A computed fold for a 72-nucleotide RNA from Bifiguratus adelaidae, annotated as transfer RNA. Its mean pLDDT, the model's own confidence on a scale to 100, is 83. The sequence is in RNAcentral, with records from ENA and Rfam. Its Rfam family is "tRNA". By type it is a transfer RNA. Rfam's curators write: Transfer RNA (tRNA) molecules are approximately 80 nucleotides in length. NCBI's taxonomy places the organism under Eukaryota, Fungi, Endogonomycetes, Endogonales, Bifiguratus.
[in-house]
RNA sequence: GGCGACUUGGUCUAGUGGUAUGAUUCUCCCUUAGGGUGGGAGAGGUCGGGGGUUCAAUUCCCCCAGUCGCCC
Numbered sequence: 001g002g003c004g005a006c007u008u009g010g011u012c013u014a015g016u017g018g019u020a021u022g023a024u025u026c027u028c029c030c031u032u033a034g035g036g037u038g039g040g041a042g043a044g045g046u047c048g049g050g051g052g053u054u055c056a057a058u059u060c061c062c063c064c065a066g067u068c069g070c071c072c
Base pairs, nucleotide, nucleotide: 001071002070003069004068005067006066007065010024011023012022018055025043026042027041028040029039030038048064049063050062051061052060
């Protein structure tokens, strides 16, 4: 330099056009003599950045950045 995949709460992750799923983490409550386990409630997201298409974009298109892999 060329090609491909990926980027979503603190961490991991689902999601092929209609304002995002679950786990984990944290806080509180129940359970216990206390703790753990278990159960319940809550907190936590400008979906990597910018632009375009569309009534509507995490999703489709373009550019950029980053990570990983392959080729030279």